[in-house]
Molecule: small-subunit ribosomal RNA
Organism: uncultured prokaryote
RNA sequence: GAAUGAACGUUGGCGGCAUGGAUUAGGCAUGCAAGUCGUGCGGAAAGGCUCCUUCGGGAGUACUCGAGCGGCGAAAGGGAGAGUAACGCGUGGUUUAUCUGCCUCUAGGCCCGGGAUAGCUGUGGGAAACUGCAGGUAAUACCGGAUAACAUCUCCGGAUCAAAGGUGUGAUUCCGCCUAGAGAUGAGACCGCGUCCUAUUAGCUAGUUGGUAGGGUAAUGGCUUACCAAGGCUUCGAUGGGUAGCGGGUGUGAGAGCAUGGCCCGUCUCACUGGGACUGAGACACUGCCCAGACACCUACGGGUGGCUGCAGUCGAGAAUCUUCGGCAAUGGGCGAAAGCCUGACCGAGCAAUGCCGCGUGCGGGAUGAAGGCCUUCGGGUUGUAAACCGCUGUCAGUUGGGAGGAAAUUACAUAGGGCUAUCCCUAUGUAUUGACCUAUCUUCAGAGGAAGGACAGGCUAAGUUCGUGCCAGCAGCCGCGGUAAUACGAACUGUCCAAACGUUAUUCGGAAUCACUGGGCUUAAAGGGUGCGUAGGCGGCGUAGUAAGUUGGAUGUGAAAUCCUACGGCUCAACCGUAGAACUGCGUUCAAUACUGCUAUGCUUGAGGGAGAUAGAGGUAAGCGGAACUUCGGGUGGAGCGGUGAAAUGCGUAGAUAUCCGAAGGAACACCGGCGAAGGCGGCUUACUGGGUCUCUUCUGACGCUGAGGCACGAAAGCUAGGGUAGCGAACGGGAUUAGAUACCCCGGUAGUCCUAGCCGUAAACGAUGAACACUGGGUUGAAGGGACUCCCAUAUCCUUUUGGCCGUACUGAAAAAGUUAAGUGUUCCGCCUGGGGAGUAUGUCCGCAAGGAUGAAACUCAAAGGAAUUGACGGGGGCUCACACAAGCGGUGGAGCAUGUGGCUUAAUUCGAGGCUACGCGAAGAACCUUAUCCUGGUCUUGACAUGGAUGGAUUAACUCUGUGAAAGCAGAGCAACGCCUUCGGGUGGAACAUUCACAGGUGCUGCAUGGCUGUCGUCAGCUCGUGUCGUGAGAUGUCGGGUUAAGUCCCUUAACGAGCGAAACCCUUAUUCCUAGUUGCCAGCGGGUAAUGCCGGGGACUCUAGGGAGACUGCCGAUGUUAAAUCGGAGGAAGGUGGGGAUGACGUCAAGUCCGCAUGGCCCUUAUGACCAGGGCUGCACACGUCCUACAAUGGCACGCACAAAGGGAAGCAACCUCGCGAGAGUAAGCAAAUCCCAAAAAACGUGCCCUAGUUCGGAUUGCAGGCUGCAACUCGCCUGCAUGAAGCUGGAAUCGCUAGUAAUCGCGGGUCAGCAUACCGCGGUGAAUGUGUUCCUGAGCCUUGUACACACCGCCCGUCAAGCCACGAAAGCGGGGGGCAUCCGAAGUCAUCAAGCUAACCCUCUGGGAGGCAGACGCCGAAGAUGAACUCUGUGAUUGGGAC
Repeated sequence: GAAUGAACGUUGGCGGCAUGGAUUAGGCAUGCAAGUCGUGCGGAAAGGCUCCUUCGGGAGUACUCGAGCGGCGAAAGGGAGAGUAACGCGUGGUUUAUCUGCCUCUAGGCCCGGGAUAGCUGUGGGAAACUGCAGGUAAUACCGGAUAACAUCUCCGGAUCAAAGGUGUGAUUCCGCCUAGAGAUGAGACCGCGUCCUAUUAGCUAGUUGGUAGGGUAAUGGCUUACCAAGGCUUCGAUGGGUAGCGGGUGUGAGAGCAUGGCCCGUCUCACUGGGACUGAGACACUGCCCAGACACCUACGGGUGGCUGCAGUCGAGAAUCUUCGGCAAUGGGCGAAAGCCUGACCGAGCAAUGCCGCGUGCGGGAUGAAGGCCUUCGGGUUGUAAACCGCUGUCAGUUGGGAGGAAAUUACAUAGGGCUAUCCCUAUGUAUUGACCUAUCUUCAGAGGAAGGACAGGCUAAGUUCGUGCCAGCAGCCGCGGUAAUACGAACUGUCCAAACGUUAUUCGGAAUCACUGGGCUUAAAGGGUGCGUAGGCGGCGUAGUAAGUUGGAUGUGAAAUCCUACGGCUCAACCGUAGAACUGCGUUCAAUACUGCUAUGCUUGAGGGAGAUAGAGGUAAGCGGAACUUCGGGUGGAGCGGUGAAAUGCGUAGAUAUCCGAAGGAACACCGGCGAAGGCGGCUUACUGGGUCUCUUCUGACGCUGAGGCACGAAAGCUAGGGUAGCGAACGGGAUUAGAUACCCCGGUAGUCCUAGCCGUAAACGAUGAACACUGGGUUGAAGGGACUCCCAUAUCCUUUUGGCCGUACUGAAAAAGUUAAGUGUUCCGCCUGGGGAGUAUGUCCGCAAGGAUGAAACUCAAAGGAAUUGACGGGGGCUCACACAAGCGGUGGAGCAUGUGGCUUAAUUCGAGGCUACGCGAAGAACCUUAUCCUGGUCUUGACAUGGAUGGAUUAACUCUGUGAAAGCAGAGCAACGCCUUCGGGUGGAACAUUCACAGGUGCUGCAUGGCUGUCGUCAGCUCGUGUCGUGAGAUGUCGGGUUAAGUCCCUUAACGAGCGAAACCCUUAUUCCUAGUUGCCAGCGGGUAAUGCCGGGGACUCUAGGGAGACUGCCGAUGUUAAAUCGGAGGAAGGUGGGGAUGACGUCAAGUCCGCAUGGCCCUUAUGACCAGGGCUGCACACGUCCUACAAUGGCACGCACAAAGGGAAGCAACCUCGCGAGAGUAAGCAAAUCCCAAAAAACGUGCCCUAGUUCGGAUUGCAGGCUGCAACUCGCCUGCAUGAAGCUGGAAUCGCUAGUAAUCGCGGGUCAGCAUACCGCGGUGAAUGUGUUCCUGAGCCUUGUACACACCGCCCGUCAAGCCACGAAAGCGGGGGGCAUCCGAAGUCAUCAAGCUAACCCUCUGGGAGGCAGACGCCGAAGAUGAACUCUGUGAUUGGGAC
C1' cells in the first nucleotide's frame, strides 16, 4: 500500500446492488419446513345438494372427502463442517467386474384362477401413548397356474422366468401394467499422478501378503471362512503424534510464490452420542424403525415422549452477526389424466453505513476586505468572497394526482386446419382468468428551505502558531517528546488529508533478495563436519549403431458453470446483470523429429588404475644400542656458607653443604635449517617389517571416475580402569614472601599426573577460524625432490619441464581488512552448515560412556539491538622524539608564633549578595563610622510615586521663599507672602513652565549567566587550527599537516600526489641599551665674564648631562668548521649590543552549558498602598574553631645612637604647601610659592663611618592593655588613623607537605600613586644594593608530534563483571494429587443380520384330504457385536510444600 463474513470509538441525508452466528457440532419454548392421488380400492367422519321426519334425526347422492388399504414421493430440495491426511478431494484413465425408479426409442405381451387383511361392526385393557379378541369386506395389495424369447442357466440334450387395471356408451389408439433390448440420467467399484507439520515418532503388520476352495455382493477383491505358503510396507519417511473437509476459486504480488477456502457452484461427510438392520430402483435414511447412553419433558409412578447442524425465534458463552414478516405472482420440485394441492426451496419485504457503487447537502455576484475569533514586530496579518446582502436553480427528501413493467404460459370456451381411426395430440385466432412485493417515470405545491463530519499537523508523511502544564498530567507505529520559552502533552485558532464517513484494533499478502526455484550466504558479521575410508544417492571422458523414456513440434479429447480478462449490450451512469470470445499455463491419446540426456550394443585412450626402472623423507610398528645433562648413592679434596629474589625469607649446611674429582645406579628427554603424514601428529643411532608420495619409460586394463546422507575407522591434552615405573617437572597441598587482604602472580618443598603395557573417553582457538574434486585465468622472487636440452666428454653456469613449501604482486573479487595459479578470481559436481541478541549449547526426551561427561537439542520470557571491518578523537601504571623553574642543582619562603585580611563554619533580629581544584579565598570591593548598602534586621512613613514622557481636567488656589506645631528624622498639619509671555475693549482671554486631581505608566541590586549580548578567566604565547583545487577511498575520511634534518616556533630546507592559501608563530608597535642630527626652557654649566658666606644666582653658552623629535645600528652580513653543494648549528672577528639583545602590548580554531542578569544592555517570568520610594538606629566589623594570602619577627650579615652620601617614577587647586613660631610628638598657628622639567609633597632607605650592646626571651620581638593627647568628619560607643608615656604576650628558624625564581633575575632596601573627608601590612608603579646554581632529561607534573591497543565517544572522574539485599515475571526438577486421549487384554453382552434347530403356530400350493407334506412363522441356541466393568502399560495436560538456574 491493498484486502476482510470483521469488531470498537466519534459522526450520520437518500438510493441501487450485495452480505450478515466465524465463538459452544452448547441447550432449546412456540409455529411452520412433505405430501399427494376418489381417473387404484372398500367406503362416508365432516360440509354441500335432494328427499323423508316424531324436528331429536334418518335415507340417498358422490359435488366433495376425514380416517384406512394401495401407488408414487419421502434417498430430492434445505442446513452444518464435528469427523476425515483418506482413492476423501482434484485431474486423467479403467469397468470383458456393475446397477439404474420416473423419462425417450425399439420389439413383444396383458390369458385362467385363488386365499386373505385394514377400514367397518361388536367387545375388552390402559392415566396416556397405545393395544387385544371375535365377525365380516375391496383393490393397480398378496398368491397359484398358463403362455416364453433377441432374456437367464447349460453337461448344448435341455431347463427356468411375467403381467392390472382405470376412464369412458365405446380403447390396438388416452392414462397405466409385464418381458426384453438400446439410450439418457444418476450411482457403485478400481487405478496413475498431486494433496499440511513433526524423526525429541524408525521400524510397522497376523486377515497381515499371496494362493486354492466355499460363501457373500448389483459388481472385482481377505469382502468373509477353512486350508496352504511366509509374505507385505518402510529413510523416495512406513508406523505413531498434531492440525485440517477438498476443489472451482478468493486476497496479495511484476511474476514465481505466499496466505486462504465466508457468500455462489461441484463433491465428500454428519444429523443428540454410539451400534444395527428393515423397506426400497436408490438409505444403513436430518423432521423413518430397533437397541444402548446422556440430557430434557409428561405421568394416575405402572409407564410413556423428544431430538432446530431446516425458516423465524430464545437462553448461554462471546468484541461480535438480523424478523417468531408476506406470498406461492415468478423460477423450480413432489403427487395427480387434469383442475389443483403441498413447498420457510424460492420470490419478496423488514433490520444493520457490514461492504461496493451513485447522488445530494446549493449556484452566480458580492470589499468598507464588516463584526467576532486567533496571531502580532502594534504597522498589520489571517479566518476570507467566507458571511451579511443581491440575483438564480429546484436534484434528493416532503406534498398532490396519474402510471409502464415484472405475465407469459397453463386452463376453460368458441372457430378453423392437421395427425388413417381417436375420448388423445399439434397449430392459428378471439374471449375470459392470475401480482406477495416493488415501483421506473411523469406531474402539482412550497421553499435554500430538512441534510458534514472524522483523523492528523516533530521526522518517516501532506499540513503550524499562541496559551496552559513543568519528567507532573499525559503522548507514542518506530525514532522518541514532557525537568518554565513543548511546531510531539491539553486547549484555542489556523491548516492538511479523506468524506457519509473517518480513525483504531485484529488478521493476510506486499515492501522482505528477511528461507533466496526465479533470487542469499558460510576467512573476520550467524554459518565448513576434527580427519579419512566408504554404502545408498546425486553427477560423470571421446566415438559409432539402435531405441524413442525424458525433450521438441503438430493434431485431437478433456480441462463443468460461475469468477478473472476482452468486445458488445441492458438498467439515466456506476456498482450490478446479459451475450459472445479468449483464457483455464494441467492431464490423456496419437503422428512426427532425434541435437542433447537416458537405455541397449560395440569401440577408443586423454580421466583412473596396474607394470618396469630410479628416488627423497622426524610416515608407522617392534626390538636392540648410544652419549651428554640431571638427581640420588659411595669415596676423596675442601672448610662456611649455599640457594633464591625487585628485595628477602622459608629451605640446605660444621652430623661438613655449595664447589670440585672418581665410581655406581636410575628414569626421562633427544638442537637448527628443512622434511613427512588424511588429520591428530612425527626428531639420537642401528636392524626387521610396513603405508603413502615423486620422477622417467609410455608396456598393460579400458571410464574401472568425483562426491558421499547413514555407517565404520583414526583422533592432541586432560581425565578414567588394571598392572608396572618414577630422574626431572609438577595440579592439589604445606611453608616463605608481596598485599588492606592475596585461597594468585614470586620463592622453598611436594602428591596425583607426566613415562610403559592393555582398555575406555571422543573433545580443543582439532585454525589457514577458508569442505572435497576437476578445469581455466599476466608475472616476479626464494627453497625442496626429480628428469631433459646446450657447450666434443665431465663439472659448473644457463634454459625447458613435473611435483611440492613460502613471499611479493596484475586483472578480478571483497563491507573493508585483505585474498590473488596453494584464490576469498571465473565455472562445474557432490556433501555439511546459517537465518537478530540474550535465555542456551541450557531444560526435557532419547542414544553412548565405569564415571567425568559427550551427541542430538527446544520453549516460555526479555531487549532494540547484538555483531563485522574501517575512520576521527580521547585514553593507556604502551613505545619513540621533543619542550617547560616540570624535575634535578641552588637561593629565599609558606606550613609552627603574633597580628592584618579574605573564606568556611558557628552565632545573630540581621550578620546583604556573588565567586568554589588548578582557573574561589588582600577576589567583585581603586579603601562598610552615617552615606555607601542592596527583598540584611527593627521601627516610623509615602502611593502617578525618589526619577522619565504623554493625554485630560482645574484654575492662580500653586511653585519658590518665610514661619509655626508635632516628630528621632522622613513625613504630616497649618499660617504668611506671592512670580511669567502674548493679546486686550483693562472686564478679561489665551499659553508655557510649575502645581493639584486623574489616566497611561514609572520603579525593582527581584528570579533565570542552563534563554542571551558584551566583557573576562583557563588550557597557553602552547604551536597549533583550517581552507581551495587536485589525487586516493563505496564511505566516514585521508593526503597536504607525513618522512629526513633544523628551529623558540607547522621556523626553514630537502624529499614527496600533491600544489597553493588563510588564521596563528615571526615581523610591523611601545619601551630600554649605543650613537648621530636638529632644537635649547622651566633642564644643563665645560670654557669666558659678573656676583655671593654659599648655591647656574646672573650675563651668556649648546660643548656635556638631560629633555623630545628624527635618523643610524644587528642582517647569521663576514671568516672557519660541521652539515646534503640545503636549511641550519658551533666557534671566531668586529661591535654599545650576536644569533627573536632585555621587557611590554599583542592570545589562532576551540574547550570548560567556566564567571558575570549586583558594571552595562537584554528575552521571558514575578511584585505594583510593594519585592517600588523615604527616614532613624543597628548589621555587613559579631567568635569555641578550620583554611588561604600577606605583614612583623625570632636576631650580631643584627639592634640602638650619632654622623654622612647617592635615585627613579609620580601627585598637587574643595589641592600640594616651603620658611618661621609653638609642642617630646602626632600636630597646631601663620603663610611665601605653585594649575607645575620653574613651587611643594620630599626625609630616599639599605649602604658607608664611629660608638654601645655580647647570645640573653636580651638594648631581640613587638602583640596586648592602661593613661594622656592629635587629626578628619554633623558624628569616631558599637566601628577610624596617628602621637607620647607606661605595659612587654607568643616567638630561639618551624612535622607531613608545599610555593616562587635562570640575571640586573632571586633576595633585600626604601619612594610614589590610585581609591580617599579620614583610614593601606592590600593593589598598581618606581628606582637602590645585588647573588647562587644548572647546560642534564632517569623520575614527578603539564604540553606538542609520530606510532600502537581499545569493548571508551558524557570520551578512564569512561566502560563494565559477579555475589549479596528487596520486588516482580516466565520456565525446569520434585514426595505426590487430579483430568483427558488412543490402543491392548479379560469379563459381561442390547438391538440386529447370518447360520442351526424349530416338538409350538400356520389362509393361498400339492396329496391317497377330520389328516399329511412342501413352504412360512413364533421361539430357542451359536458366531459376531455397541455401551459398560476390570487390569497392566503408553501418551498429553493441570496442580504441588520445597528447590534450581534465568529475565527485568